Background: This is a predicted structure of a 523-nucleotide part of an RNA (small-subunit ribosomal RNA, 5' domain) from an uncultured bacterium. The RNAcentral record of the full RNA draws on ENA and SILVA.
Context: one part of a larger RNA
RNA sequence: AUUGAACCCUUUUGGGGUGCCUUACACAUGCAAGUCGAACGGUAACGGGUCCUUCGGGAUGCCGACGAGUGGCGAACGGGUGAGUAAUAUAUCGGAACGUGCCCAGUAGUGGGGGAUAACUGCUCGAAAGAGCAUCUAAUACCGCAUACGACCUGAGGGUGAAAGGGGGGGAUCGCAAGACCUCUCGCUAUUGGAGCGGCCGAUAUCAGAUUAGCUAGUUGGUGGGGUAAAGGCCUACCAAGGCAACGAUCUGUAGUUGGUCUGAGAGGACUACCAGCCACACUGGGACUGAGACACGGCCCAUACUCCUACGGGAGGCAUCAGUGGGCAAUUUUGGAUCGCGGGCGCAAGCCUGAUCUUCCAAUGCCGCGUGUAUGAUGAAUGUCUUCCGGUCGUAAACUGCUUCUGUCAGGGAAGAACUCUUCUGGGCUAAUACCCCGGGAGGAUGACGGUACCUGAAGAAUAAGCACCGGCUAACUACGUGCCAUCAACCGCCGUAAUACGUAGGGUGCUACCGUUAAUC
Repeated sequence: AUUGAACCCUUUUGGGGUGCCUUACACAUGCAAGUCGAACGGUAACGGGUCCUUCGGGAUGCCGACGAGUGGCGAACGGGUGAGUAAUAUAUCGGAACGUGCCCAGUAGUGGGGGAUAACUGCUCGAAAGAGCAUCUAAUACCGCAUACGACCUGAGGGUGAAAGGGGGGGAUCGCAAGACCUCUCGCUAUUGGAGCGGCCGAUAUCAGAUUAGCUAGUUGGUGGGGUAAAGGCCUACCAAGGCAACGAUCUGUAGUUGGUCUGAGAGGACUACCAGCCACACUGGGACUGAGACACGGCCCAUACUCCUACGGGAGGCAUCAGUGGGCAAUUUUGGAUCGCGGGCGCAAGCCUGAUCUUCCAAUGCCGCGUGUAUGAUGAAUGUCUUCCGGUCGUAAACUGCUUCUGUCAGGGAAGAACUCUUCUGGGCUAAUACCCCGGGAGGAUGACGGUACCUGAAGAAUAAGCACCGGCUAACUACGUGCCAUCAACCGCCGUAAUACGUAGGGUGCUACCGUUAAUC
C1' cells in the first nucleotide's frame, strides 16, 4: 500500500460497486422454457350471437377465443458452480481432411396420388403412477409415382435421389357454389457461394518433488478392411519391433485457465472474488436416442447410495437457476416488484414467456461525497485539573449577542428514461389494379416496475447528528493520584520490588475521523 475479509467500540446521510472464500453437504415450498389457431382435426372452460323453454335452464363451433391432442420451431442459448483436469485444457501462432438450423446473395423447381394415427367415443386393468383393446378422423405428420438446372455414384455406356402447403386482395372469363384464374406475401425442395459458429491437427509456453529413474503390447510404424461430418491405432486382422526418457519420461502431490487484479521505481513476486473469453461438471458411475447442433442442469435408459408415497403388487425425486431452510463456519442478503428499458425464444402481427435483465430490501463490506454550524465575545466567569499558592491550564472554548439552514422535519409541485407497434395523410415500389402488401416522410393518440423517486419551491428552527486508538524508545503527543516484581502492559527492546511520562484512573495532549483499532493474508 492492499483485501469478496472477520472481531471489538461507535454511528447523521447520499451515490455508485460488492456480498457462502467453509460442506461439488442435504434440501420443505414457489418460480426459473415456452410459443404458434396464418400447419391440423376439433371445442373442455369463459364471453358473445341464434334457436327452444316448464323461465330453473337447455341446444348450437356460428363468432371472439382456446384446455387437452397431432404437427413446427425453441428447449444444445441464457443462468450456476470450479469437483475433476498438469494436458482429450488454456494462451499465442499456424494448418487441412470437415459440418452447419435460423441469416444473406444466386440458380432451378413446388406436378399427381396413397395408406395410417393421436385427439374424440365405448370398454377393461391398476391404490397410484399409468397401461391396454375396439371403432372413427385431419394435416406443413408419414410413404410411393412423375420430373432433375445444379448434386451424388460410375466400369464414362449409364445409374440414383425432392418438395407442402398457409394467408391477404381482385377487374374480365368459366362455375349453382366452393373455387378455377391473376397477383402479393409467408413457407417447402434441390444446389452454389458467403457470413457467423463449431469439430480436428501441429509448434511454442504453462506449479512442486529424483527421499519418484526407468516407462510402454494397441504400445510405435506399415498394409488390407471397418468407422466418422472429417485426418488418424479411432477400431479390427496380419506383418515389423519399435516409441518416450536426465532438455526429467513414468509416478506422487497440488491446481480450472487467460485477459487481468494487488504490490513494486522497475525487474519481479503473490493472486484468479466481481467483469469478459475459453474449458469442465449437473446426486454418484455408465450408455445411447432425438436433432443442424447434446452423449443433453430443470430429457430418456441402466446400476449404486439417499429421501418420499404405497392398498406391499409397485411408483416418485435430484436447487453447483432465483429466493429460501437445516447444517458447517470467524463469516456472506428479500421465500420482494416489473417485463418499463435492453437482450433472447415463438409468432405475419397483436402479443405471450423470460428469477436473463432492470429494480427494491438487508449489511459502514470497501470507494467517493456531504454534514454535525458560522461570526462576535475577556471579568480571560464557574466547575475540573496542576501549582513553587503568586498563579497556570482547559480557553474564544462556553455563556451572551447577531447571522445562516447544507442535512433532517413539514407543506406544495414534479420528471428524463418512451422509441417502436397502432391510427391517419402523403411520396415510391409490386401489380391488370386506385385493392392487398412493402419501403420512406409528416401529424395524432396510448404505454413507466423503479416512484410521487430524483429534482424544484416554501415554512419553522442551532434546532436532528462524534467517536476510536495512542502519548518510554522505534513514533507525533506529559503531568497528578492509586498500586508496590502485586495487579498488569508488551510487535521488539523492555516496564512494575514506595515519588512508574511504560500498569489502572483523572486532567491535558497527539493521530485519524463516520469511522477507529486488533487479528488473518499478499507485495